[in-house]
Molecule: Bacterial RNase P class A
Organism: Deltaproteobacteria bacterium
């Protein structure tokens, strides 16, 4: 000095001059208004794809549709999240991927092309008999080892046997059953014994297994204020139970006297919920890590048509160009994706540009 894999941070700074919000304080008023003083939009606030924390629905009962999930341990407040491992794939490797249970429960599908595509074979070719015959060529039978066609065509390798082959025998393998040891919490993974010799793909198709699942949401809900016409027409019903009881159906239970449906009319304003949390950070201890204990310090937005801004100046960092020769000078010109709306863990998508630390090619080049 190069090409790569992986994991982290940052993504303007600094001053002045005007402006907004929220909490305190004091002061003048007290309905406001001023001055101090503290704060004031991310790593994704973004998708709304998962799980929850909180509200509500009397409790959230049994099934049945429905829908999630799929390898084993662990972590979590829980996930479909993460970490470690196992098994397959790709890479020379650091590592990366995986929608990772079942095809011998049944149903489907595989284009073409090929004789045939799984209840899956005879174009090509090999042997045998017969007839005919110069070459050749027709029947009948046998046969899947060799060619061919396809993403894939009835395990692979030698060797024996056979009219000519074929696990037809045999031997070494590989897969499969079944048996036992040994390692590991486990998924599994080694190793040995015998066996029939041999059982395509696709479940991200339908399905089958296993396991899980009320329901709807801060526009949940809670007060507080005002206004209207508790008007009008129908249907059911009052213990022969009419209606309710938040995703659909069924039992089963509970409320329960008035409820359901159309038409028409008024209101749709405040306040709260709303920000101290499964919290952030720094040490110390376990742990292989995810994370878990302790401890000691901080409190960092709360708007409400919706604040958190904009102007100037210098500096920073990046292309360019010129000039200079240690780091630099000078001009231009650009700073990425992007704006909280109840609150937390995730996963996903976006991102110009800086920086930093491992690790492989590397026992290698210079």
């Nucleotide at each position: 000095a190069u090409c790569a894999g992986a994991g982290g941070g940052u993504g303007g700074a600094u001053g002045a001059u005007c402006g907004c919000c929220u909490g305190u304080a004091c002061u003048g008023u007290u309905a406001c208004a001023g001055u101090g003083c503290a704060g004031g939009a991310g790593g994704a606030a973004a998708g709304u794809c998962c799980g929850g924390g909180c509200u509500c629905c009397a409790c959230a009962g049994g099934g049945c549709a429905a829908g999630g999930u799929g390898g084993u341990u662990c972590g979590u407040a829980a996930c479909a999240c993460g970490a470690a491992c196992c098994g397959g794939g790709g890479g020379c490797a650091a590592c990366c991927c995986c929608a990772g249970g079942g095809a011998a429960a049944g149903u489907g599908c595989c284009a073409c092309a090929g004789a045939a595509a799984a209840u899956a074979g005879a174009c090509c070719g090999c042997c045998c008999u017969g007839c005919a015959u110069a070459u050749u060529g027709c029947a009948g039978g046998g046969u899947a080892a060799g060619g061919g066609u396809g993403a894939a065509a009835a395990g692979g390798u030698g060797a024996g046997g056979u009219a000519a082959g074929a696990g037809c025998u045999c031997a070494c393998c590989a897969g499969c059953u079944g048996c036992a040891a040994a390692g590991g919490u486990g998924a599994c993974u080694u190793u040995g014994c015998a066996g029939g010799c041999u059982u395509g793909g696709u479940a991200a198709a339908c399905c089958c297994c296993a396991c899980c699942u009320g329901g709807a949401g801060c526009a949940a809900g809670a007060c507080c204020a005002a206004a209207u016409a508790g008007g009008g027409a129908g249907g059911c019903g009052u213990u022969u139970g009419a209606g309710g009881g938040c995703g659909g159906c069924c039992c089963g239970u509970c409320c329960g006297a008035g409820u359901c449906u159309c038409c028409g009319g008024g209101u749709a304003g405040g306040u709260u919920g709303c920000u101290u949390g499964a919290g952030a950070u720094g040490c110390c201890a376990g742990g292989c890590g995810a994370c878990u204990g302790g401890u000691a310090u901080c409190c960092u937005a709360g708007a409400u048509g919706a604040a958190u801004g904009a102007u100037c100046a210098u500096c920073c960092u990046u292309u360019c160009a010129g000039c200079a020769g240690u780091u630099g000078c000078u001009g231009a010109a650009a700073g990425a994706c992007a704006g909280a709306a109840c609150c937390c863990g995730g996963c996903u998508u976006a991102u110009a540009g800086c920086c930093c630390u491992c690790u492989g090619a590397a026992g290698g080049g210079c």